RNA sequence: AGAGUAGGACAAAUGACCGCCGCUUCGCAACAUUGCGUUGGGGAGGAAAGUCCGGGCUCCAUAGGACAGGGUGCUGGGUAACGCCCAGUCCUGGCGACAGGCAGGAAAGUGCCACAGAGAGGAGACCGCCUGGCGUGAUGGUCUCGGCCAUCGCAUCAGGUAAGGGUGAAAGGGUGAGGUAAGAGCUCACCAGUCCCGUCGGUGACGGCGGGAGCUAGGCAAACCCCACCCGGAGCAAAACCAAAUAGGGGAACGCCUGAGGGCGGUCCGCCCGAGUUCCCGGGUAGGUUGCUCGAUCUCGAUGGCAACAUCGAGGCUAGAUGAAUGGUCAUUGUUCUGACGUCCGCCGCAAGGUGGGCGUCAGGAAACAGAACCCGGCUUAUGGCCUGCUCUAACA
RNA sequence: UGGGGCGUCGCCAAGCGGUAAGGCACGGGGUUUUGAUCCCCGCAUUCGGAGGUUCGAAUCCUCCCGCCCCAUCCA
Numbered sequence: 001a002g003a004g005u006a007g008g009a010c011a012a013a014u015g016a017c018c019g020c021c022g023c024u025u026c027g028c029a030a031c032a033u034u035g036c037g038u039u040g041g042g043g044a045g046g047a048a049a050g051u052c053c054g055g056g057c058u059c060c061a062u063a064g065g066a067c068a069g070g071g072u073g074c075u076g077g078g079u080a081a082c083g084c085c086c087a088g089u090c091c092u093g094g095c096g097a098c099a100g101g102c103a104g105g106a107a108a109g110u111g112c113c114a115c116a117g118a119g120a121g122g123a124g125a126c127c128g129c130c131u132g133g134c135g136u137g138a139u140g141g142u143c144u145c146g147g148c149c150a151u152c153g154c155a156u157c158a159g160g161u162a163a164g165g166g167u168g169a170a171a172g173g174g175u176g177a178g179g180u181a182a183g184a185g186c187u188c189a190c191c192a193g194u195c196c197c198g199u200c201g202g203u204g205a206c207g208g209c210g211g212g213a214g215c216u217a218g219g220c221a222a223a224c225c226c227c228a229c230c231c232g233g234a235g236c237a238a239a240a241c242c243a244a245a246u247a248g249g250g251g252a253a254c255g256c257c258u259g260a261g262g263g264c265g266g267u268c269c270g271c272c273c274g275a276g277u278u279c280c281c282g283g284g285u286a287g288g289u290u291g292c293u294c295g296a297u298c299u300c301g302a303u304g305g306c307a308a309c310a311u312c313g314a315g316g317c318u319a320g321a322u323g324a325a326u327g328g329u330c331a332u333u334g335u336u337c338u339g340a341c342g343u344c345c346g347c348c349g350c351a352a353g354g355u356g357g358g359c360g361u362c363a364g365g366a367a368a369c370a371g372a373a374c375c376c377g378g379c380u381u382a383u384g385g386c387c388u389g390c391u392c393u394a395a396c397a
Numbered sequence: 398u399g400g401g402g403c404g405u406c407g408c409c410a411a412g413c414g415g416u417a418a419g420g421c422a423c424g425g426g427g428u429u430u431u432g433a434u435c436c437c438c439g440c441a442u443u444c445g446g447a448g449g450u451u452c453g454a455a456u457c458c459u460c461c462c463g464c465c466c467c468a469u470c471c472a
Stems, first nucleotide, its partner, number of pairs: 001393008010384001012333007020043002023040001026037005045369001049380002052378005057235004064269004069231005074088005089103001090101004104226002109224002111220003126165002128161006135154008173191006192216001194213008239290004249281006261273003283471002297316008335366014398468007407421003415452001423439005445461005
């Protein structure tokens, strides 16, 4: 210098003026809480987003049992909880820094594996190889000249064979030797892998070493399923209260204690409530308060822990809008880009000059994604420039 | 704000692990004097997009994008 990889912090700053939304001081007025003026202070995010997970909170039994259903899936830890995070194991990718993994079970069962292919699962004989029978052709031998025998070939039948060819994403270990009619883990040696036993290390996943077995058992569980663990439902338009309004009307169905219906996903049981419930037509009101922001909270420090995180101490209060506020203008400074000028350095060149970069001045521009809506913890997605560690390659010292 | 559902040719749509039916429309040809009808042929490189599982994905899983529907109170 180039290429890459991991992480961190920020979301330009300050001031003035003009606005917007809450809170607040004081004064005045009406009244028991509002209006007007005034003082002070506050006012979006790292993702506020997608609503993909998990919790708090509220109501329904302080949420019960069984089935069904759904979710998660290596190990240990963290946490209020999680499908999240941290640390590790194994596998995969990369020269490496490092990254990724829906990573239990396919020697419980069922199912699927299209097309092609002989055969798609304890399988399979299409070609090939080998053996035998029958037929036939050629050559040779023998002869009682009909035949018989041997070798080679062709055709057909029966059998053996998983070495080789061929099909496919995938064809039941690999290499070598022995063995055989030809072959084959059929046998042996080595290698790979599976399972079992022992031992050592580790909390554990697992790893190292030694021995043995059968010689080898296909893939798919983001197919059903099995195993282990977890899950009651709804959601702030939850829920509670005040006010306003009236046609508290009409019709249908099922019920009125022998029990309709409800307790917001399904079935059964149990428990509780229970005289009305549901639907259609028609009508009314469309205002306000609470919930509503102090909380698994934030900042700093110490201690424990590899870490996630936990404990303790000190300090702080940091938006609460409801068609929905959080904005605009100007000035100065900072960052960065472009251009001009000045100056310095490197390289090429005899030179003129060319080329690359640093610093300074001036002028002009740029600054992303995006807007809280009950609140938190995560994940994912969108997005701007800045800083730091590390790796590889090349050159120079 | 919360909850639910759907994206397959220009339009309507079937298919839900084995390589995209069908109808309308459109284009070409035939029949007809001409037009309609009728007959034949053609028409999906990407199944909203990206990544993954699998031998193989419209279909299964994850994340995005777009569209649609429902939900106030009284009686």
About this RNA
This is a predicted complex of two RNAs, RNase P RNA and transfer RNA, with 472 nucleotides together. Rfam match: Bacterial RNase P class A. From the family's description: Ribonuclease P (RNase P) is a ubiquitous endoribonuclease, found in archaea, bacteria and eukarya as well as chloroplasts and mitochondria. It is annotated as a ribozyme. The prediction has a mean pLDDT of 78.